[in-house]
RNA sequence: GGGCCCAUAGCUCAGCGGUAGAGCGCCGCCUUUGCAAGGCGGAGGCCCUGGGUUCAAAUCCCAGUGGGUCCA
Repeated sequence: GGGCCCAUAGCUCAGCGGUAGAGCGCCGCCUUUGCAAGGCGGAGGCCCUGGGUUCAAAUCCCAGUGGGUCCA
């Protein structure tokens, strides 16, 4: 320098046009002598940034930024 992939909750990831979810973690309650496990409830998100397409974009297109990987 070039190709490909990825960027969504604190962490690991799903969702791939119709107003965003899971597991773990965190907070509260129940249960226990207590802890763990378990049950119930809750908080937590500018879906990397800027444009474009569309009635509507996390999702499609373009550019950028960051990361991973391969080639040179």

A computed fold for a 72-nucleotide RNA from Euryarchaeota archaeon Ods02, annotated as transfer RNA. Its Rfam family is "tRNA". From the family's description: Transfer RNA (tRNA) molecules are approximately 80 nucleotides in length. It was read from a public genome assembly.